[in-house]
RNA sequence: AGAGUUUGAUCCUGGCUCAGGAUGAACGCUGGCGGCGUGCCUAACACAUGCAAGUCGAACGAGAGAUCGUUUCGGAAGUUUUCGGAUGGAAGAGAUGAUCUCGAGUGGCGGACGGGUGAGUAACACGUGGGUAACCUGCCUUACAGAGGGGGAUAACAGGGAGAAAUCCCUGCUAAUACCGCAUAAGCACACAGCACCGCAUGGUGCAGGGUGAAAAGAUCUAUCGCUGUAAGAUGGACCCGCGUCUGAUUAGCCAGUUGGCAGGGUAACGGCCUACCAAAGCGACGAUCAGUAGCCGACCUGAGAGGGUGAUCGGCCACAUUGGGACUGAGACACGGCCCAAACUCCUACGGGAGGCAGCAGUGGGGGAUAUUGCACAAUGGGGGAAACCCUGAUGCAGCGACGCCGCGUGAGUGAAGAAGUAUCUCGGUAUGUAAAGCUCUAUCAGCAGGGAAGAUAAUGACAGUACCUGACUAAGAAGCCCUGGCAAACUACGUGCCAGCAGCCGCGGUAAUACGUAGGGGGCGAGCGUUGUCCGGAAUCACUGGGCGUAAAGCGCACGUAGGCGGGCUGUCAAGUCGGCCGUGAAAGGCACGGGCUCAACCUGUGCAUGUCGGUCGAUACUGGCGGUCUGGAGUAUGGGAGAGGGAACUGGAAUUCCCGGUGUAGCGGUGAAAUGCGUAGAUAUCGGGAGGAACACCAGUGGCGAAGGCGGGUUCCUGGCCCAUGACUGACGCUGAGGUGCGAAAGCCGGGGGAGCGAACGGGAUUAGAUACCCCGGUAGUCCCGGCUGUAAACGAUGGAUGCUAGGUGUGGGGGGGUUACCUUCUGUGCCGCAGCUAACGCGAUAAGCAUCCCGCCUGGGGAGUACGAUCGCAAGAUUGAAACUCAAAGGAAUUGACGGGGGCCCGCACAAGCGGUGGAGCACGUGGUUUAAUUCGAUGCAAACCGAAGAACCUUACCUGGGUUUGACAUGCACGUGGUACGGAGAUGAAAGUUGAAGGACCCCGUAGAGAUACGGGGAGCGUGCACAGGUGCUGCAUGGCUGUCGUCAGCUCGUGUCGUGAGAUGUUGGGUUAAGUCCCGCAACGAGCGCAACCCCUGCAUCCAGUUGCCAGCGAGUGAAGUCGGGGACUCUGGAUGGACUGCCGGCGACAAGCCGGAGGAAGGUGGGGAUGACGUCAAGUCAUCAUGGCCCUUAUGUCCAGGGCGACACACGUGCUACAAUGGCCGGCACAAAGGGAAGCGAGGGGGCGACCCGGAGCGGAUCCCAUCAAAGCCGGUCCCAGUUCGGAUUGGAGUCUGCAACCCGACUCCAUGAAGCUGGAAUCGCUAGUAAUCGCGGAUCGGCCAGGCCGCGGUGAAUACGAACCCGGGCCUUGCACUCACCGCCCGUCA
Repeated sequence: AGAGUUUGAUCCUGGCUCAGGAUGAACGCUGGCGGCGUGCCUAACACAUGCAAGUCGAACGAGAGAUCGUUUCGGAAGUUUUCGGAUGGAAGAGAUGAUCUCGAGUGGCGGACGGGUGAGUAACACGUGGGUAACCUGCCUUACAGAGGGGGAUAACAGGGAGAAAUCCCUGCUAAUACCGCAUAAGCACACAGCACCGCAUGGUGCAGGGUGAAAAGAUCUAUCGCUGUAAGAUGGACCCGCGUCUGAUUAGCCAGUUGGCAGGGUAACGGCCUACCAAAGCGACGAUCAGUAGCCGACCUGAGAGGGUGAUCGGCCACAUUGGGACUGAGACACGGCCCAAACUCCUACGGGAGGCAGCAGUGGGGGAUAUUGCACAAUGGGGGAAACCCUGAUGCAGCGACGCCGCGUGAGUGAAGAAGUAUCUCGGUAUGUAAAGCUCUAUCAGCAGGGAAGAUAAUGACAGUACCUGACUAAGAAGCCCUGGCAAACUACGUGCCAGCAGCCGCGGUAAUACGUAGGGGGCGAGCGUUGUCCGGAAUCACUGGGCGUAAAGCGCACGUAGGCGGGCUGUCAAGUCGGCCGUGAAAGGCACGGGCUCAACCUGUGCAUGUCGGUCGAUACUGGCGGUCUGGAGUAUGGGAGAGGGAACUGGAAUUCCCGGUGUAGCGGUGAAAUGCGUAGAUAUCGGGAGGAACACCAGUGGCGAAGGCGGGUUCCUGGCCCAUGACUGACGCUGAGGUGCGAAAGCCGGGGGAGCGAACGGGAUUAGAUACCCCGGUAGUCCCGGCUGUAAACGAUGGAUGCUAGGUGUGGGGGGGUUACCUUCUGUGCCGCAGCUAACGCGAUAAGCAUCCCGCCUGGGGAGUACGAUCGCAAGAUUGAAACUCAAAGGAAUUGACGGGGGCCCGCACAAGCGGUGGAGCACGUGGUUUAAUUCGAUGCAAACCGAAGAACCUUACCUGGGUUUGACAUGCACGUGGUACGGAGAUGAAAGUUGAAGGACCCCGUAGAGAUACGGGGAGCGUGCACAGGUGCUGCAUGGCUGUCGUCAGCUCGUGUCGUGAGAUGUUGGGUUAAGUCCCGCAACGAGCGCAACCCCUGCAUCCAGUUGCCAGCGAGUGAAGUCGGGGACUCUGGAUGGACUGCCGGCGACAAGCCGGAGGAAGGUGGGGAUGACGUCAAGUCAUCAUGGCCCUUAUGUCCAGGGCGACACACGUGCUACAAUGGCCGGCACAAAGGGAAGCGAGGGGGCGACCCGGAGCGGAUCCCAUCAAAGCCGGUCCCAGUUCGGAUUGGAGUCUGCAACCCGACUCCAUGAAGCUGGAAUCGCUAGUAAUCGCGGAUCGGCCAGGCCGCGGUGAAUACGAACCCGGGCCUUGCACUCACCGCCCGUCA
């Protein structure tokens, strides 16, 4: 410090969101230790229990108990005994004295502090600064003075009584530092009067005078503590005042003790604080009153600051103590743990009556997302009482609980590569986790164990606590999680899932390859925490004081006048309010900051200093603002003289036109529309002439012209009237500007009352249009439009631009004045337009008429929708207007500009696109393909153009992918490994079977190495093959939306881009646009562009002409030979031809046009002329176009099957529908006979001649030929000549069917082609619609080839033969190119989007 998000992209506006900090927090996961803090924010809800305020016996009386002393009784045990007793004196009882203790009472002090809470309160409650001459103050301090002498009671207690109890009553006794007189007393108080001094007013202070009034308490073993009065201090409090202190005007008026006075009462004291009387005031847009919310502050959080938010803990103040009210006592209360009353609630009750108040500390219930122990101690600090010891103290000090916060520490450190294992991934090579672990070497902070052991405490006294801390021994042991990983925002892979489950702060992810879901591995961040949620500030200049805006993004009131207010010209004097400066006071402490200090550090604690203001006082300064005084003329106004004008009001008046009425002429239509109809008209319309009535509006002039504040104003004349401009520079002397409220004006429509009503014309009626047509069009037509009066008060009331003043280049029109002038023009003021510099602006644009540079004032805006809606209020007769929300919802809504696409926008131009033609399709039959249906299967794909004789250039089996059935499982095919294997591999008779397969007799090997052997051979090992097993094979299974490659299409359309430069904030533009031209972004010219690339063209092939070379298998003119005939032979290269090379065409030449260009038109020459004809060649890209079934390939899926083998079937089905063709419907024809003329191809498992057979398909046979030689192939057909048919379902047409055959093939049933005989269907030119073709083309005729055993080929690809018609043209349909314009489209018009319904 910013970032994400509106768009295809851009700039801007603007909202939303994020990153930061904070928290009395809560929730989730996790959790080792310590220190310091902190902990009911909700129900000021209700509370069990305990404790939280007592103390003093040195104020007092009485009582009880204990101990001791004295004493009176009493006589036990024991001892002794002569048993009679003696002695002994205990227990116990009583009296008295002392000491101690206890609970109650009288009395004193304290329960007004401390502690809690924030309900109320918008207030002198709080903060800050002042005032009290209007006040009080127990205990404490200081000073002075004093305490004499009496009196009467009353608790306790005793007795009696009432009551369940609480408690109360009666009688009697008694004390005091309790209570009451009397005395004394001033410097006290009160009233009176004097002098001096002082003050902001009332007044105060000091001194002196007499009058009146009021005091006191004792205790104590003696030191002291108390008591009374007065004065002063200190402390604490009370009251008053200035300033500051939330929101709402959809709260605008409020108030009756109200405001003031006088008198009195009351108070510590002033005061309507209270009362009586008098006056009628007082407060309020500088926001009264009312409503809502809230304790205030020091401070805390945030922020660069200014600000914004908060008011926990700590500290100050206030308020409250179940709710409301009241007083008593007292120095102090209207009193948390006092009293009385009322109320609610709870408890006790004998029903009569009583008791209680945790917002004290713990604790309980409840509420809540949520907040702790019924702990220890008075050791310290502090408080109350006491002379003191001491007692009391849930204040406080500590401990406990909670990661609630802050701070600190640890969970190890070093070394360690075989980069272990595991895990994840992988292209299987590796890579990552990762020096991480293990291992080795160390250390011991915390925790644990043991020992010692403080300070806090002055002499004593320690709750904390055997705590902090120190020491020792001991083990790496006991101690890591949480969130994130698409962008913002650091961090990526795999699997699962498949718009499901889910995520999400915003944008957004998920529909089969998800870095966004879930899991895992890795990684990133923080770390005893980490995330989430809530809240606050920040970012947000997004309420803008610092620091924003308003032409089009939200935003200028419709316009003016004007009140309050704000602001205000020149000079001068004075004052010193604002302003500035010095000094003083205050701004408590804590907090903050700086520098130090103390806990090992830190947090924390602490010392010193600084800082903190709309504050107060005082002294000073006087530029500016302001107050007051004086003066000036430039602002403003007045005067005088001129001027223009649809400015306003009233009255009068004019002509044109429409309509209507009357009359004349006149006849069948008129009118209206895209076309019509309704309508009018023979009862005479329309048209036309004359006359008349009435209303409304004013042609030409007329203009981007004038006037007005705006709305607005238009025939003419008169009257009344407002404003403006120019000139002159006489007068006033700042009189000005703006303007919240307010007042007035204010188009159209509308409303009320009264007139008027020609035309027009909502509503309404009718006719059309249409799917409908409550519309557009037509025929009618009522309100209204017009006038008068009154309302309404709005508008795209717009320049979408508030008013005023000053300043800042010019140019060019125009309205009205003035000056100069040589009559060209120059200049000045004021209006009104255009262009334009600087500047401004997001851009568009604005630009002296600012949207520039400045000043002043007003109004208004703060995301879109909801909504200018609801409610309330005001206004209105009503309609409605003005003011004007919220819930909810969206992540945008917008402005300007850019590129495209699009338009039933424009311009220019192409194309068999139309038109002009020729022939077809659509109707028939058949063939083929497709849809559909059917089926066990009818395998799959292709589906507008651009699928549909397409993949398929050959489905009877095969093909074949489909179906049924039968087999098979390392497999039909590849590679590797392991094991086994000589009767092995091989071989297959036979059996079985539909085949595949299963089973299987005879026969039956080979190669290499080693050892032994002369060798045969034997043994061992290996190979091939076979078998078994394991890896793997295999898949026409899915995804063409994961892909490569290939292809279609726009389109052989003329386009598509780049570099540099320039312009623009930018997207982007320019170039590539423009003027011409072309088939062409072809070329020329121009131009802030200059160049370049991919396309176009050319280079390539075929064809058309010529030349040269070559001459067999081709050719044969001339020469020779030769035949029935024949280039058959010798020979020849002339010709044709073959196939190689070369030439030829380039607008080169001429004329015209054009711009002297490019080029166009015409002509010559030429085989060919302006690209000669044809082909190949397909720019950037578009269609997620087509193809996973040509092939390749990622991923997924199947693995005794989705692989593989086989038989049969199917791909050939058939009510239908579509597409592409063939054959026809006939005479330009059919049939018969005769006679001509091609090109290009193919041929060895082939083409197959001559010859023979068959009506024929074909058969027999086989010469020749791997071909310019032979064959297909006499090669053709249309054609030509002759004949016949005679317009008909035919001598047209050939489907269908019957029969008989031929051929291919293992096999023609499903399901082949061909032949012959017979049969002879539909069909007589095809609706709407639709296709091809511009010349050797269409049309028509046949020929060949690929595939192929054969063939469903009428298809496809080629070949030649015959051989047309038409194109005026550019309106229309389709497609396309360029420029331009609009746009709310950009998935781009098959778009977007609105309403209704579901």